Molecule: RNase P RNA; transfer RNA
Organism: Bdellovibrionales bacterium
Parts: sequence; C1' cells; structure tokens
RNA sequence: CGAGAUCAGGGAACUAUCGCCGGCAGCAAUGCGGGAGGAAAGUCCGGACACCAUAGAGCAUCGUAGCGGGUAAUGCCCGUCCGUCGUGAGGCGAGGACAAGUGCAACAGAAAGUAUGUAUGGCUUAAAGGGAAACUUUUAGGUGCGUAGUGAAACCAGGUAAACUCUACGAGGUGCAAGUCCAUGUAGGUGAGCGUUGAGUCUGCUCGAGGAGCUCACGGGUAGGAUGCUUGAGCCAUGGGGUAACUCAUGGCCUAGAGGAAUGAUAGUUGAAUACAGAAUCCGGCUUAUUCCUGAUCUCGGUUU
RNA sequence: CGGACCGUGGCGCAGCCUGGUAGCGCGCCACCUUGGGGUGGUGGAGGUCGCUGGUUCAAAUCCAGUCGGUCCGACCA
Repeated sequence: CGAGAUCAGGGAACUAUCGCCGGCAGCAAUGCGGGAGGAAAGUCCGGACACCAUAGAGCAUCGUAGCGGGUAAUGCCCGUCCGUCGUGAGGCGAGGACAAGUGCAACAGAAAGUAUGUAUGGCUUAAAGGGAAACUUUUAGGUGCGUAGUGAAACCAGGUAAACUCUACGAGGUGCAAGUCCAUGUAGGUGAGCGUUGAGUCUGCUCGAGGAGCUCACGGGUAGGAUGCUUGAGCCAUGGGGUAACUCAUGGCCUAGAGGAAUGAUAGUUGAAUACAGAAUCCGGCUUAUUCCUGAUCUCGGUUU
Repeated sequence: CGGACCGUGGCGCAGCCUGGUAGCGCGCCACCUUGGGGUGGUGGAGGUCGCUGGUUCAAAUCCAGUCGGUCCGACCA
C1' cells in the first nucleotide's frame, strides 16, 4: 500500500422566531420544566400483568436437543468440545437415537434392501481333451475373496428422524379491544333451537370443577368519561467478584403517556448531518431496514529500509 | 392494537399433509368444418410454483427469514 476478519461509538448540538401535547404553580394574564427509536418495525421467541379453578389429572398436539454456566425467563447470551468452510484472522452448525418398530430412495444400474449375482480375475467341484508326470485347456456349476462400471448411497448391524417415530425436558387458555368503575339511552323485545337426564364456561378430547342460562336470525340503544398507564427485572458513576455472559455493594438521577391520536416549521453557525424510519400495557431477546462519519484489535499478500 | 389465513401459465383453482413426472377448466395460436362468423373437431404454445437462504442425493412440497395481499375482533340490553 492492497485485500479481508471481528468489534465499538455517533447517528446531531446551539441560537432566534412562530406553533402542538402532557405536568406543576397561579383567580387570571402568564411563568417554569418535560416531550420518539436503535430499530418505536416484523410480531418470531421469552416473561411481567389481568381475567378465567391460586391453573387440576390423563391423552392428543406443539416446541427444544453435545457439555457447563448466565438470567425473572427463553429457541436468547457466554465459555468449551466435536463437525464443517476458509491459506489465515475467523465464519457456520435444529449437534440426542436408524443396534425398538414402520416408511422412503426418481433417473442410471445386473442389483436399491430378509438383497442380488453383470463383467473379469482368484479359489473350488464335475465332465471332456492334451501330457510319462507335475500340470494344463475348454464347457457347466459353486463360492461371495478382489477389481470394474452405474449411482448421492452397492455386501455394512448401509443411508435417511427440518420422514413417521422413540428418549429426555418444557408448554393450561385468552390478550390492555385483558380487566375494573361511573354516566347516557332503548322495546331489559320478537321468533326458532338447546338445557337441572346438567347449558354456556374453565381446554382440542376425556375426567374433574361449577350450577342456569346459552346459540342463531330480526329489531332497538350508546359511539361518553375515569382507571389499568408508566418508578421500571430502570438509567448513570465508582468499587468488588467472575475467562466471559453476568452479578453484588454504595452514591446520584426521574427521562413521552396520547386517545382520529402531540413530539413540528423557518433562518443561521459547526467537517457533514443527508439514511432507515414514528411510541399506543410494559420489559428481555432475535430478525430485518439503515446515507454517512469515527475508533480499536487481528489476519493474508506485496513493496521499501 | 391484537389475532387468523393466502401467494402455482393471461384468469380461476388442484397438487404441498405423506419430497422425485407440475396438472385441470376457461382463455390464446394454427389447421379442418362454413359463402363468412359462431359452435364442433384435431394439434400446439405458454409456469423463476412471490423472493432469499437452509435441510436433503433431490424442495412447489419440509424449516427459517422476508415482500405483498385478504379476513376477523367496540359496548349495552
């Protein structure tokens, strides 16, 4: 210098003017302070929370899969073994069992699964011929010992479980439109069917629980408010433990909470701020999208000294 | 916001569960039939199975991710 590997950080700040949504203070005018993300996304995993039995038993179904650790928990993360790809730094791995049973294997090939026997060689048996003999030639068979060709796989206790299945472990259902309270309003109605010989519900089925309504069609009314709602497995700093993931102690901080839905616009300055993209019950992960700027460690190759 | 499903010739669908040949109807093209058209008959063309990766000898089919589309769910009595 070139090519590459693995990580980390930023992804705006400040000023002025005009706005939008919450909070606090104030009689009011107004003042003070806060206001999207690393993915808020996909809804793919795991939890919290709420209701239904304080979540019950069995079956079915679904998921996971070396070993050890972390965590509230996980299919996530860390370490390590093995396999595999790469010259290497490193990357990837649904990585238990086919010696329980069942199934499957197109085409090619003689043959694709209790194997079979194609070609050729070896060994061997019988018959015929040659030779004094050892032996040898041909034909037919046996053996399954070697080689060949086909194929992803060919004589082996074969392969295949992101095939059924078996083993071990795990999972009850629903999803903030969960749930709770208040207000408004109507016709707290009509018809059909089911139901204490047990409805709906708790689970897909059975048991079990529980005990009076339920389903469908038609018709009627409301289209409001509050709560759940944001202080949390939270963030930052220092120190300790651990290879690491992570964790413990102490101190400090408060950092959106809407409800047709706020978080914006213009101008200026700074190397640039141009990408993907917009919270909706809340967290921990994974995956996917992402213009550009910056940094660290390492590998391979070349050149010069 | 939450949940369920779909994507295969031009259109509508099957095949996927249980992996090896992609098929059906309508439509399209050519020829025959007709004076011409329709109908009818014969033959033919046309498919990256939405996309990407994985498992496997082999993937429309199994698994994961992703893109696009469709449907359902307010409350009272």